[in-house]
RNA sequence: AGAGUUUGAUCCUGGCUCAGAACGAACGCUGGCGGCGUGCUUAACACAUGCAAGACGCACGAGAAAGUCUUCGGAUGAGUAAAGUGGCGCACGGGUGAGUAAUAGUUAGGAACAUGCCUUUCACAGGGGGAUAACAGCUGGAAACGGCUGCUGAUACCGCAUGGUAUCGUAAGAUUAAAGAUGGCCUCUAUUUAUAAGCUAUCGGUGAAAGAUUGGCCUAACUCCCAUUAGCUAGUUGGCAGGGUAACGGCCUACCAAGGCUACGAUGGGUAGCUGGUCUGAGAGGAUGAUCAGCCACACUGGAACUGAGACACGGUCCAGACUCCUACGGGAGGCAGCAGUGGGGAAUCUUGCGCAAUGGACGAAAGUCUGACGCAGCAACGCCGCGUGAGUGAAGAAGGCCUUUGGGUUGUAAAGCUCCUUCGAACGGGAAGAAGGGUGAACACGCAAACAGCAGGUUCAUUUGACGGUACCGUAUGAAGAAGUCACGGCUAACUUCGUGCCAGCAGCCGCGGUAAUACGAAGGUGACAAGCGUUGUUCGGAAUCAUUGGGCGUAAAGCGCACGUAGGCGGGUUUGUAAGUCGAUUGUGAAAACCCUGGGCUCAACCCGGGACCUGCAGUCGAAACUACAAGUCUUGAAUGCUCGAGAGGAUAGUGGAAUUCCAGGAGUAGAAGUGAAAUUCGUAGAUAUCUGGAGGAACACCGGAGGCGAAAGCGGCUAUCUGGCGAGACAUUGACGCUAAGGUGCGAAAGCGUGGGGAUCAAACAGGAUUAGAUACCCUGGUAGUCCACGCCAUAAACGAUGAAUACUAGAUGUUCGGAGAGUUAACCCUCUGAGUAUCAAAGCUAACGCAUUAAGUAUUCCGCCUGGGAAGUACGGCCGCAAGGCUGAAACUCGAAGAAAUUGACGGGGGCCCGCACAAGAGGUGGAGUAUGUGGUUCAAUUCGAAGCAACGCGCAGAACCUUACCUGGUCUUGACAUCCCUUGAUAAUCCUAGAGAUAGGACUUUCCCUUCGGGGACAAGGUGACAAGUGCUGCAUGGCUGUCGUCAGCUCGUGUCGUAGGAUGUUGGGUUAAGUCCCGCAACGAGCGCAACCCCUGUCUUUAGUUGCCACCAUUAAGUUGGGCACUCUAAAGAGACCGCCGGUGUUAAACCGGAGGAAGGCGGGGAUGACGUCAAGUCCUCAUGGCCUUUACGACCAGGGCUACACACGUACUACAAUGGCAGAAACAAACCGAUGCAAAACCGCGAGGUGAAGCGAAUCGGAAAAACACUGCCUCAGUUCGGAUUGGAGUCUGCAACUCGACUCCAUGAAGCUGGAAUCUCUAGUAAUCGCAGAUCAGCACGCUGCGGUGAAUACGUUCCCGGGCCUUGUACACACCGCCCGUCACACCACGAAAGUGGUUAUAACCAGAAGCAGGUGAGCUAACUUCGGAGGCAGCCUACCAAGGUUAUAGCCGUGAUUGGGGUGAAGUCGUAACAAGGUA
Repeated sequence: AGAGUUUGAUCCUGGCUCAGAACGAACGCUGGCGGCGUGCUUAACACAUGCAAGACGCACGAGAAAGUCUUCGGAUGAGUAAAGUGGCGCACGGGUGAGUAAUAGUUAGGAACAUGCCUUUCACAGGGGGAUAACAGCUGGAAACGGCUGCUGAUACCGCAUGGUAUCGUAAGAUUAAAGAUGGCCUCUAUUUAUAAGCUAUCGGUGAAAGAUUGGCCUAACUCCCAUUAGCUAGUUGGCAGGGUAACGGCCUACCAAGGCUACGAUGGGUAGCUGGUCUGAGAGGAUGAUCAGCCACACUGGAACUGAGACACGGUCCAGACUCCUACGGGAGGCAGCAGUGGGGAAUCUUGCGCAAUGGACGAAAGUCUGACGCAGCAACGCCGCGUGAGUGAAGAAGGCCUUUGGGUUGUAAAGCUCCUUCGAACGGGAAGAAGGGUGAACACGCAAACAGCAGGUUCAUUUGACGGUACCGUAUGAAGAAGUCACGGCUAACUUCGUGCCAGCAGCCGCGGUAAUACGAAGGUGACAAGCGUUGUUCGGAAUCAUUGGGCGUAAAGCGCACGUAGGCGGGUUUGUAAGUCGAUUGUGAAAACCCUGGGCUCAACCCGGGACCUGCAGUCGAAACUACAAGUCUUGAAUGCUCGAGAGGAUAGUGGAAUUCCAGGAGUAGAAGUGAAAUUCGUAGAUAUCUGGAGGAACACCGGAGGCGAAAGCGGCUAUCUGGCGAGACAUUGACGCUAAGGUGCGAAAGCGUGGGGAUCAAACAGGAUUAGAUACCCUGGUAGUCCACGCCAUAAACGAUGAAUACUAGAUGUUCGGAGAGUUAACCCUCUGAGUAUCAAAGCUAACGCAUUAAGUAUUCCGCCUGGGAAGUACGGCCGCAAGGCUGAAACUCGAAGAAAUUGACGGGGGCCCGCACAAGAGGUGGAGUAUGUGGUUCAAUUCGAAGCAACGCGCAGAACCUUACCUGGUCUUGACAUCCCUUGAUAAUCCUAGAGAUAGGACUUUCCCUUCGGGGACAAGGUGACAAGUGCUGCAUGGCUGUCGUCAGCUCGUGUCGUAGGAUGUUGGGUUAAGUCCCGCAACGAGCGCAACCCCUGUCUUUAGUUGCCACCAUUAAGUUGGGCACUCUAAAGAGACCGCCGGUGUUAAACCGGAGGAAGGCGGGGAUGACGUCAAGUCCUCAUGGCCUUUACGACCAGGGCUACACACGUACUACAAUGGCAGAAACAAACCGAUGCAAAACCGCGAGGUGAAGCGAAUCGGAAAAACACUGCCUCAGUUCGGAUUGGAGUCUGCAACUCGACUCCAUGAAGCUGGAAUCUCUAGUAAUCGCAGAUCAGCACGCUGCGGUGAAUACGUUCCCGGGCCUUGUACACACCGCCCGUCACACCACGAAAGUGGUUAUAACCAGAAGCAGGUGAGCUAACUUCGGAGGCAGCCUACCAAGGUUAUAGCCGUGAUUGGGGUGAAGUCGUAACAAGGUA
């Protein structure tokens, strides 16, 4: 410090998620030791049991027992314990966080107070009195607890005296205190030799003044969320008087006044103890408030007071309530949120331990007692820290495991082995510090004193005190001995393989894995990380600049209010003086300690602990400064405003007025249509329409001018005239003197539609009706048509109210147009030029922006103020409130759900977008298919099997260039199991041929004959048989695991790269543009320059010529023959080798002086001469595992192998491709011409003969320019047929044959005779073809024993048409839109149906809180009364006190009402999600009606 995730890719916006740290944690797996910490976060739920506050005899009276001893009397225990009076403490310490949003807390201040114990000082402490507990007796009660009578003490209680102070009072004056105890002594005093009433020491007592400490009170600032809580308040705010309090105060009461709080958030609701701190963070912040420390509050719930220095009191009292317990039913007892512990709740939190040794506290003079505070121990990996589980050496790189390409690799120096060490643990032995004090004893000096008593403080010596604990620590001996797991390994994120599984099981923090080769599931091996822990879950901060003060935004991503005026508020021009609130400086006080930080020290280190420093960024006081802000007082003119003179304008309101047009009415004239549409129809019209002329009525809107021209704040404003009126601009001066800017609430204006009332109503026109369109058409189109559109008045308050851009001010290059002013020069003027001000518009620099773009009219640079945003959906919805007549508007959530939603731009693809261009693409033509019959292939059906594959174009006469057996993969049956085939090993030696028997054959049994090659004689090789196991074999599966090959777009002109440049990037440029071409072909231009794969060319055939060569070819000349037959010749043809030739080369024109095109000449051929081969980057998971090869899976007496027979040839049907036809451009017959290419030895086969023929016999010739196949056919000629199902057509069937072949039944081809079907040119639709082409005619070949209408090749005859590119299809380039990228066979919307989820409404119903009114009224304080009771005082009369009763206040409780919140609710509403369904197709392209 970042990373993953939206996309085909990019950049941005934006959310979600991760890596870090932390925890009072919990859960899973695992677990050696120690130190230091920490440990009910939930039920402030209920609690059994024990303990947690007592102590003092130096305040007081009183005073046992058990036990022991005994002389039996008693002594001792013992003046001890218990109980009681009294003083002190119990208000501390300990616990908890329910309540509390301010009666609290923090920080800083303040004045009207109290303060036990403690310290200091002053003064005092005299003299009396009456009771009462304990105790004793009697007595009530189950108990708790009492009652009566009697006795008694005090530092208990009460008078009197004294009275500084204090209180009251003007003063005089009045009122108000106290307590003694213990030790010692006899100097003084008293008495009795000793003692105390004396003295003395100590501890106390009373009054007062101070201090310290602690506490009460007051003020300011700060201290969570909700405005869908906006108004609250009668003791309320203040005053006067009084009361009350320790003290101020409405704290309380009476009276008077009407105030007080609030947008700087009152009141209400929700939540919450606050702080030092803790966690996190770079910080600012955010979250938090366990342990420790400060403060507060509480003590079963509610209320109340008493005592006291202090409480309205955790282990006190009274009352009420709930709960629990005891009970003799009459009545009583209790309060763990003290320490342990129990139950319960919960994911979850410990021992009913030891000790007062230390620290601290209470009491005491002290010893001491008490102390669950505290010190320790126990339990828990809950946390932090430390240590260990060994170290060195050790390669045969052992074994085993795992993987493997079978070679090896890895685990791995790891282990074993060898050599060492011994922390920790276990055993044994030794053994601290924590202890200071205090007491006692002795000694010493000093003070008080009469004193060598005594006491106080001090010094020295001795003695005594340890829960932890025989602990820390140290030593000894032993021996590697007792001690490693957890999670992860697809990316983020360090770490990879195998097997299993097969969208299953499962994983997952996000993205996402899993559908047969899963580094993502489970296991194993290996690896990585951390380590006595590791991982998960939860929570907080961080990352998140994702609420942005530091530190964000608002044209299009979420976001500028529709516009203006203006209140509060915020901000505000130049200058002078003053003040000192902000600001700055210095200083003082405070900011508790602990913590954090620095530094030093102590535990072996560390954690931990201790000392010192710094810090605590704050608050307050004092003294200064005066630049800036503020405030006060002046002043200035530039901001603002006013005045004056001009100017432009659809600015607004009202009244009047004008012409054109539509419609309607009346009349004239006139006749059959008009209107409307893509085409129609509804509609109007013979009752006279439309068109036309005249006149009239009425309403609405204002052509031309008219212009991204003008005006207005926006909405908006358009004939003309008048009246009233707002704003704006310019000019030169004058005046005021900051009067300004913005603007929360507020107020006003605010298109259209809509609403109310009343008018008006020509046009247009929701709704509605009809006609069309359509599958439907509640639409688009048409004919009508009502609200409305218009006016007046009143509502509504919204729009893509948009520049999607708030207002104001200043600054920052320019260019051009335009509107309205001003100035100057030229000019008579128009006009033009220069400058200047206010608008408005286009382009563009810097700058900005994610990009697009903006750019002096900013989206630039700055300032001020306002509004708004914080992922998408749910939703601008629900609830609540406000407004509205209603419609509805404003304000405005959540549950739930997703991991995206979105902006801009890029490349493609697509468009019922555009432009350019091409192609037998259309058009123009020719011939077909689709109808018939047959052949063939496919589907379907059938079957034991009809093997399998191919599926739009690009499957279907395709694989198959040829299924009777074989082929053959299929079926039935019969057989084999190391196998039909390969390699290795062992044994044997043959093998093989022929024959016989059984069998359908495979096969089985037998007979007969023969005996391989080499040799170093060991053996080896080939072959065959038998055996063994490794293995063979598989046309079994997966073409979606693959190679190779192929199809297709497409022989279309495209596809890319390097460098450079541009862009943040994806990418662009080049490759676009202007021309041209068949072509990204070439030229020109150009931030591009070059290059590659394609195009073209090079290759083959063909067209012309030349040369060479003439046999098997040819024959002009010379002979010859029946015949190029032969001689001869090689000129020609031809053959087959090498060359030539064509290149826009030449001429003219066009064109940019280009490329090129057009025309011409010459030429066999002219603009690529014709044809072929040749197929770029890629697309279709295209085809093929059944050509071959191959990964994985599967079968192994079978899914392998052999054999016979059958099937692939089936047949209601459908489709494709062909053949033959339907005839006269023909058929038949006769006679008779002309090719090319190819093939031939298991072959082609001539002649001749036989047969009607297929064919047979036959055999010459030929490995072929020689011989043969071989006859070419159409055509042409002659004759017949004469338009008919025929002399067309030939299917089908019967008979007879031929050939091939082991074999033609299933199932071959051909021949002859006979038969003679459909069919008379083919619906919708559709195919091919542009010249030697179509059409037509035959010939040959491959396959092949035989089988060809198929396929491939060859030649013969030989056309028609192309105006042209509007349209259909396909393609190329450019451009445009896009919500598509699996790319339009795309994407995607809504209803309905089903399931689930959360939410709203709802007759109601239940709970809770608050408020109001009334009733009620315990305990208690206060007041009143007090006839009853009564020790202290009394002048004897009383005073004072108490019980009782009454009153006020008041808790619980009750009734009624209202409000808020929460739960539940038949039914109902929309929303979300879900695999697939139904109906349409609304949006995205002009999305087919933008």
Molecule: small-subunit ribosomal RNA
Organism: metagenome